RNAcentral holds the sequence, with entries from ENA and SILVA. The RNA shown here (small-subunit ribosomal RNA) has 1385 nucleotides and comes from an uncultured bacterium. Rfam family: Bacterial small subunit ribosomal RNA. Gene Ontology terms of the family: structural constituent of ribosome and ribosome.

RNA sequence: GCAGAGAAGUGUUUUUUGCUUGCAUUGAACACGGACAGCGGCGAAAGGGAGAGUAACGUGUGGUUACAUGCCUCAGGGACCGGGAUAGCGUUGGGAAACUGGCGGUAAUACCGGAUAACAUCUAAGGAUCAAAUGGUGUGAUUCCGCCCUGAGAUUGGACCGCAUACUAUUAGCUUGUUGGUGAGGUAACGGCUCACCAAGGCUGCGAUGGUUACCGGGUGUGAGAGCAUGGCCCGGCUCACUGGGACUGAGACACUGCCCAGACACCUACGGGUGGCUGCAGUCGAGAAUCUCCGGCAAUGGACGAAAGUCUGACCGAGCGACGCCGCGUGCGGGAUGAAGGCCCUCGGGUUGUAAACCGCUGUCAGUUUGGAGGAAAGGAGUGUGAAGAGCACUCCCUGACCGAUAUUCAGAGGAAGGACGGGCUAAGUUCGUGCCAGCAGCCGCGGUAAGACGAACCGUCCAAACGUUAUUCGGUAUCACUGGGCUUAAAGCGUGCGUAGGCGGCUUGGUAGGUGAGAUGUGAAAGCCCACGGCUCAACCGUGGAAUUGCGUUUCAAACCCCCAAGCUUGAGGAAGACAGGGGUGUUGGGAACUUAUGGUGGAGCGGUGAAAUGCGUUGAUAUCAUAGGGAACACCGGUGGCGAAGGCGCAACACUGGGUCUUUUCUGACGCUGAGGCACGAAAGCUAGGGUAGCGAACGGGAUUAGAUACCCCGGUAGUCCUAGCUGUAAACGAUGAACACUGGGUUGAGGGGACUUCCACAUCCUCUCGGCCGUAGCGAAAGCGUUAAGUGUUCCGCCUGGGGAGUAUGGUCGCAAGGCUGAAACUCAAAGGAAUUGACGGGGGCUCACACAAGCGGUGGAGGAUGUGGCUUAAUUCGAGGCAACGCGAAGAACCUUAUCCUAGAUUUGACAUGCACAGAUGGAUUACCUGAAAGGGAUAAUUCUGCCUUCGGGUGAAAUGUGCACAGGUGCUGCAUGGCUGUCGUCAGCUCGUGUCGUGAGAUGUCGCGUUAAGUCGCUGAACGAGCGAAACCCUUGUCCUUAGUUGCCAGCGAGUCAUGUCGGGGACUCUAAGGAGACUGCCGGUGUCAAACCGGAGGAAGGUGGGGACGACGUCAAGUCAUCAUGGCCUUUAUGUCUAGGGCUGCACACGUGCUACAAUGGCUUGUACAAAGGGACGCAAACCCGCGAGGGGGAGCAAACCUCAAAAAGCAAGCCUUAGUUCGGAUUGUAGGCUGCAACUCGCCUACAUGAAGCUGGAAUCGCUAGUAAUCGCAGGUCAGCUAUACUGCGGUGAAUAUGUUCCUGAGCCUUGUACACACCGCCCGUCAAGCCACGAAAGCGGGGGGCGUCCGAAGUCGCUGAGCUAACCUUCGGGAA
Repeated sequence: GCAGAGAAGUGUUUUUUGCUUGCAUUGAACACGGACAGCGGCGAAAGGGAGAGUAACGUGUGGUUACAUGCCUCAGGGACCGGGAUAGCGUUGGGAAACUGGCGGUAAUACCGGAUAACAUCUAAGGAUCAAAUGGUGUGAUUCCGCCCUGAGAUUGGACCGCAUACUAUUAGCUUGUUGGUGAGGUAACGGCUCACCAAGGCUGCGAUGGUUACCGGGUGUGAGAGCAUGGCCCGGCUCACUGGGACUGAGACACUGCCCAGACACCUACGGGUGGCUGCAGUCGAGAAUCUCCGGCAAUGGACGAAAGUCUGACCGAGCGACGCCGCGUGCGGGAUGAAGGCCCUCGGGUUGUAAACCGCUGUCAGUUUGGAGGAAAGGAGUGUGAAGAGCACUCCCUGACCGAUAUUCAGAGGAAGGACGGGCUAAGUUCGUGCCAGCAGCCGCGGUAAGACGAACCGUCCAAACGUUAUUCGGUAUCACUGGGCUUAAAGCGUGCGUAGGCGGCUUGGUAGGUGAGAUGUGAAAGCCCACGGCUCAACCGUGGAAUUGCGUUUCAAACCCCCAAGCUUGAGGAAGACAGGGGUGUUGGGAACUUAUGGUGGAGCGGUGAAAUGCGUUGAUAUCAUAGGGAACACCGGUGGCGAAGGCGCAACACUGGGUCUUUUCUGACGCUGAGGCACGAAAGCUAGGGUAGCGAACGGGAUUAGAUACCCCGGUAGUCCUAGCUGUAAACGAUGAACACUGGGUUGAGGGGACUUCCACAUCCUCUCGGCCGUAGCGAAAGCGUUAAGUGUUCCGCCUGGGGAGUAUGGUCGCAAGGCUGAAACUCAAAGGAAUUGACGGGGGCUCACACAAGCGGUGGAGGAUGUGGCUUAAUUCGAGGCAACGCGAAGAACCUUAUCCUAGAUUUGACAUGCACAGAUGGAUUACCUGAAAGGGAUAAUUCUGCCUUCGGGUGAAAUGUGCACAGGUGCUGCAUGGCUGUCGUCAGCUCGUGUCGUGAGAUGUCGCGUUAAGUCGCUGAACGAGCGAAACCCUUGUCCUUAGUUGCCAGCGAGUCAUGUCGGGGACUCUAAGGAGACUGCCGGUGUCAAACCGGAGGAAGGUGGGGACGACGUCAAGUCAUCAUGGCCUUUAUGUCUAGGGCUGCACACGUGCUACAAUGGCUUGUACAAAGGGACGCAAACCCGCGAGGGGGAGCAAACCUCAAAAAGCAAGCCUUAGUUCGGAUUGUAGGCUGCAACUCGCCUACAUGAAGCUGGAAUCGCUAGUAAUCGCAGGUCAGCUAUACUGCGGUGAAUAUGUUCCUGAGCCUUGUACACACCGCCCGUCAAGCCACGAAAGCGGGGGGCGUCCGAAGUCGCUGAGCUAACCUUCGGGAA
């Protein structure tokens, strides 16, 4: 643009019928009204969503053009004449539906034919060919909107190219339309895009092909940067739309909400058949650790259509939900100390929470509540003006807000509003309680086993704060992949060595070019983001404007030093030449002697051989040994040497042949020819393999003998492969200098090898210079250090190889090489928090050196055997209390258990503010002590009587309340636990000679030095040297005692001389001489002599001396070790207990006895025993005591009582010894256990459970296995004496005292322990260390497995839909033209 039978409905007029005459009804006309279809145009290829695919011209950046482009702008031209259909519609069918068929008729800006035809297209340059709607709006169109042809522009797109863009070589070869050409077809357009023919190309180590992963960019996170990681929101590009394939329409699609086919899935069904595609907005389900409302509006911005009004728009604008992120704000502000209460801690004084609260005063944000509505809104429409205009522009009026809602305003009152993590270190911030390697924490180190700042809680504190922590991930720290910016001797790391391809790098001079390089200009590098400045929301987040930046790419101009390139030269790098030289360089051939072995023969006659010691083995069939001869194989003594040669592996008798490399001299030639070297090629010890030889010795495997718990080893006897040769293979080693190659530079000294020169008349390894090779020491420097150091691990350049925590693992798998063995390449899962290097200090060593000690040896005497004593274990018990446990517990605590002692020992009985201390409150005037009484085993309980005492003040009324009692409260008490919470004390190494410090020096440091070395000593004692110099604790000395002498003093001691006396005696007078006592002193110091020694320290010998080298003995015990011992001496933290784990009492036990061990006693006898006689000490004790004389008793003892608080008296006798006698080798005249009887003593009390005496009895035992202890001189051995404890004693113990009085060692091999130096170390809890392998049962993980079931992938091949293109065949055929056949076709 066409078309509405313009439907329903409403109104008016009219008509019909019924009639209650204004109502209902039928039909018609007109007006309003516009529902809902169809044809046609434009759009639907935009906008919106997603990231599956893609490693690619996909993206990014910069270029190119063989192209297209609806709508838009500009310009030129045109729009003539016709035609036939077909939806809708009418009618009639099929079907459950979706849908679909027949017949009839109809319109257009739908469709078709003809005409016209250029500045269009084709062209053979003549010519040929191609269009339209004069339609719409409107009263009115040249003018507004449309239609057709052509050109230009703008925009958008298509295509091509350079460069950039992930991992993997355990993917190395890929490709047939593949690469190119000619011709054609096809496309909008170039092109193998497609086809025919021709050629055989194309890509690849600068990584092709394959595999895996992945949208790309602007940007984002981090980082000083370089980088590394990443690609969510937003923007640009690409790709996709249920999965796969396909075309149609169109300007544009191979099309998210179009079509067709196949498939999967889902839905409907009448079972015949149909339908669908949220990776649009909401929403549902599923999966998941996890992600929202089925909201409002087109008001704004934008889009499509339309002339416009307008319609549509899950684009968009807004709201909702979510602390998901970013930003802002609030939860009050000021005062307030009895520093309240409560909490927590506490040294109990206090501190802290904390001005915090309460309380007083003030303010009013946010939220709540009441109003209110600026702004986000300008268009659009209508009218007027201008204008040629209905275009455009200007003015006036009217209309439009989904949602947000500012400023302002009412009310009330501090009212409604704080949490999370952390508090051992890193890392800001700590105390208490609970727990007790449990529960738990933990980012790393690590914390927890009874005092946890680490777990849990509380209080307090710290850091953040509407958040705070956790987890995951990225970057950083991390120079821990090193471009900036690392390493490879020993920590991970130099290929075993050379030759050499590609590649990388490369000497001196001149000229040129301009690829790299440097400078300038210019185009581009979208916007957003980052950064800077300014501005807008009250600030900020957020937003706006401008700038800078975008380190890149393209184009262009200039420069020419350097690199590349071109050209021409040079000689010093490199190579060649000539002359000379050294050499175990290589290959082959030949020869040699020593040794070995075998064979034969001779001599000889019993062993040989072998070992730590043996045996197997060999030997009378004659070995070993020895001589001669012959054979054989392998290796080549001496020379021989950090000496030589070679690329490395490696090379050693001699001669010859062939041959590689090197050095020196001359400076003669070439003229950069060089260095390195991914792949590649070659060589490459030993062992091993294949084939053939050979085999004397040696000798894996194997056999035998030993060793040993075993000995598949070390040792011995045999012995096969092998070792040797030839031809091949293997290709590895601690193939090492654990050190890649080449070049240059950087102080020296010394030495070996090969050459040349100078000097010397000549010679000389006599000196000097020089080139090359091999070593040592060292400067600078380097290095973690050790060390390296012109042969670099120093300083630089070039190239290659390799490393990136330990284990798993040089394993698995794949590939490749190999005959095999195996080689090369070479992971991951999982697991650990280390593995490792160098050096330091210790400790240790069946490492070394030096030295010491009763350590051994040399001796003497014991223990271990017996009896009994004592301690311990064990056993037993109601209980046998506890502690001590190698040395360094065991005659120990205990210097004394009948009761007591004495203990959480046991049994039994009592008691509860207590047996003991202090304080408070109350009571009340009593009460205490002694004696007596009842009960009882006692303690305890009870009641009464007698005697005695009863404070202070007093106004004599009384008051107070001491002591004491009772009740109650605080508390007492604990030999209960922890010695691994502690103090103190002690043992031990050890009287060993060590252990440290200051300053200095050395070292990055730990540390070292001193303190080592040489001597010496008992000694870190002393001397000397020395980067040390000094000092301290130890050693020594000072102290005590003993040994000699002197002085002083002289009683209780002494007695020479004088005197007195006695049977006798220092008994007496006296004396101080002596002994002695006890005060002070002397003396001994290597001082003297000789020798040795470093002119030393010191040692050896000697003299003198009482004593000689510390004279003997004692006290004295360094830094530390052993978590040594002790909570039971004492003290003490914590815990536990409180009518008991406290206290008291009686009895019992600690004494128990098949047994084992330790320590001592007595013995086994004659060096003795017994009897008798007789001599000589020291040191001690004594008043609750020692006790004489005398008497009694066999004796223990009793009586007695002198004397003595002690040089006075007493214990008190010393004993061994000496003299004499007896005994005569025996279980005794040894030995004394055991037992009986009778006594004595102490004591309340000797039953359990004391000691002593007498008589009787008279056991074991005749010198002690393995093993083990003490002692070096007045010592061992032996003999007795005393003391403490104590009523008594179990004392043979312990602590002291004296008497008699030896032997042996002049050595350091060994055992034990110790000291110093040195060495190794994988030890540091320190060798009682560390550490390797295997393993029952159970559990976990992974793998293999006949077989079974399911799934995924790759490759090859076959069938194959729609569709498109083509071919073939058949049928039908308009207008128009016609030669009437036909063409158009």
Model confidence (mean pLDDT): 80 of 100.